[in-house]
RNA sequence: GCUACCAACCGGGUCAUCGCUCCCUGCUUGCAGGGGGAGGAAAGUCCGGACAGCAUAGGGCGAUGCACCGGCUAAGAACCGGGUGGCGCUUUUGCGUCAACAGACAGUGCCACAGAAAAUAACUGCCCCUGCCGAAGGGUAAGGGUGAGGAUGAAAACGUGGGGUAAGAGCCCACGGCGCCGACCGGUAACGGUCGGCGCGGGUAAACCUUGCAUGCUGAAAUGCCACGUAUACCGGCGAUUGAGGGCGGCCCGCCCGAUGCCGGAGGGUAGGCAGAUAGAUCCCUGCAGUAAUGCAUGGGCCAGAUAAAUGAUGACCGCCUGCCUUCGGGCAGGAACAGGAUCCGGCUUACAGGUUGGUAGCAUUU
Numbered sequence: 001g002c003u004a005c006c007a008a009c010c011g012g013g014u015c016a017u018c019g020c021u022c023c024c025u026g027c028u029u030g031c032a033g034g035g036g037g038a039g040g041a042a043a044g045u046c047c048g049g050a051c052a053g054c055a056u057a058g059g060g061c062g063a064u065g066c067a068c069c070g071g072c073u074a075a076g077a078a079c080c081g082g083g084u085g086g087c088g089c090u091u092u093u094g095c096g097u098c099a100a101c102a103g104a105c106a107g108u109g110c111c112a113c114a115g116a117a118a119a120u121a122a123c124u125g126c127c128c129c130u131g132c133c134g135a136a137g138g139g140u141a142a143g144g145g146u147g148a149g150g151a152u153g154a155a156a157a158c159g160u161g162g163g164g165u166a167a168g169a170g171c172c173c174a175c176g177g178c179g180c181c182g183a184c185c186g187g188u189a190a191c192g193g194u195c196g197g198c199g200c201g202g203g204u205a206a207a208c209c210u211u212g213c214a215u216g217c218u219g220a221a222a223u224g225c226c227a228c229g230u231a232u233a234c235c236g237g238c239g240a241u242u243g244a245g246g247g248c249g250g251c252c253c254g255c256c257c258g259a260u261g262c263c264g265g266a267g268g269g270u271a272g273g274c275a276g277a278u279a280g281a282u283c284c285c286u287g288c289a290g291u292a293a294u295g296c297a298u299g300g301g302c303c304a305g306a307u308a309a310a311u312g313a314u315g316a317c318c319g320c321c322u323g324c325c326u327u328c329g330g331g332c333a334g335g336a337a338c339a340g341g342a343u344c345c346g347g348c349u350u351a352c353a354g355g356u357u358g359g360u361a362g363c364a365u366u367u
C1' cells in the first nucleotide's frame, strides 16, 4: 500500500425562488414579520417499563414466562463482570466464539433406518448338564449359564491390564474416567483444588411433566370531558322478585346492579372540539467513582407535534462516486443507499450506496 472481516461514527453542504405544517408577535382577521420542522434505524412490534381504564373484600382453578453466580437498572428474555461446558486457533499458557446453562433413580411417552434387542437385552458364538446317534474324534435335541468375541447402529449396558471361572462378568484387584456425599482450603457466590467414602444398566424435558421464582387483563382506536343532534314513532320476541338482561380485573364460585328494561327488524340523528400529547428514566460538555455496565455532580440547551395526516419542488455553486476524453491544468456525461414519526421511553432484531477512524488476518514492496 491492497484485499477480507469486525467495531464505532458520519450518512451531503451553502444560497436563491415557490410551497406545506406548528408556535410567537402585530394588525387591516387572513395577511405580514420572526422562529421550529423525521431516523440511525422513525421499521419489525420480539422483550421490558411509564401512563390509563376495568370489581371493592374472599376462596379455588387455569394459563404464560423465566431458570449457573454476582452486579447494574424504573424494568427486562437487555447490558456488564465472572463460572461451567461445547467448538475453533494455539506446543502449553492463553485467545476467540457459542450456549433457555434446574431436574432423565417422581411418573408417562418417544428413540427414524439398521439390528435379535433402543432398555426389566441371548441372533451368532462360548460353556455346563441330560437324552439320542457314533467304535472314536464328534454330531444333534431339550434345559440352563454367559454381555467376554462377532454382527447393526448416532447411541448396546465404565476403559485398560491382571486375577478368577465350566465359560464369563466391577465378580475381585491396580491404574484411569465419570457422578454423588462429607471434610478442609480459596472465592461475596456460581465454582475450583486436595483428601476420604460410596456408586457407575443409554438418550430425549424449545415431549408431557416435576421443582423454584415471577406475572391480573386490555392497550392511546387506552381514557377523561365539552358541544351539537335525537324517535319513549312503528312491528316481532323475552321479562318484572319464582326476575329477562347487564357488570363480572383470564375462568369458576361468590358479589353487585337491575324494569320508562332487554333482544331483533325497520327508521331517524350525529360523525365537531379540548385534554391525554410532547420538559423528559431529556440532550450536550467537563469532572469524579467503578474492571465494566452504570451512577453522581457542576455548567449549558429546549430539540416535530400532524389527525387523512406537514417536513417538499426547482435552479446555481461546492463536495463525493463511476465512465470517457486529455495539451495532465482539466473537461464532458451519468449517479447518490435503507427508509420515513403518530402516547412516550429503555433494549433487541432486521435493512442500508458511499465514506472516516481503530483493530485482526493475508499478500506485496521499501528501509
Stems, first nucleotide, its partner, number of pairs: 001363010012318007020037008039338001043349002046347005051219004058253004063215005068082004083101001084099006102210002107208002109204003123150002125146004130141004158176006177200010223275004234265005245257003282301003286297004320335006
This is a predicted structure of a 367-nucleotide RNA (Bacterial RNase P class A) from Puia sp. The organism belongs to Puia, within Bacteria. The sequence is in RNAcentral, with records from ENA. Model confidence (mean pLDDT): 75 of 100. Rfam family: Bacterial RNase P class A. It is annotated as a ribozyme. A source record names the gene rnpB.